[in-house]
RNA sequence: GGCUUAUCCAGAGUAGCAGAGGGACUGGCCCUAUGAAGCUACAGCAACCGUAACCACAGGAUUGUGGUUUCAAUUGGUGCUAAUUCCAGAUAGAUGAGCG
Numbered sequence: 001g002g003c004u005u006a007u008c009c010a011g012a013g014u015a016g017c018a019g020a021g022g023g024a025c026u027g028g029c030c031c032u033a034u035g036a037a038g039c040u041a042c043a044g045c046a047a048c049c050g051u052a053a054c055c056a057c058a059g060g061a062u063u064g065u066g067g068u069u070u071c072a073a074u075u076g077g078u079g080c081u082a083a084u085u086c087c088a089g090a091u092a093g094a095u096g097a098g099c100g
C1' cells in the first nucleotide's frame, strides 16, 4: 500500500531546537515571525485493542463468538491534544481492530 469493519458535533499543551509555511485534496474560510511544518523532552485527553458483570448462540467441556452495560489509566499496543473530519463537495480522508 490492499480488503472488511467501527468511529469521527465530547476531551486534552507547555518548553527546547528550528525558521515559513500549515489546516489531506478542490472551492471557501481560517491559523501562522506574539513563530508554520518538522524533530526532541515532559505533560495531558480519550477508551479502539483491554477488565468485570449479564444475556444470546455454538460446543461433551475448559472454552469460543456476538450483544448490552460498567470500570481503570498503572505495567501494555496504538491514537489524539486550533476551529464539528474547520465548512461544502467527492468514487474523499483520518484512526483503531481484523484479514490476506
Stems, first nucleotide, its partner, number of pairs: 002099007013042005021031003025089004043081003048077002050071001052069007085092001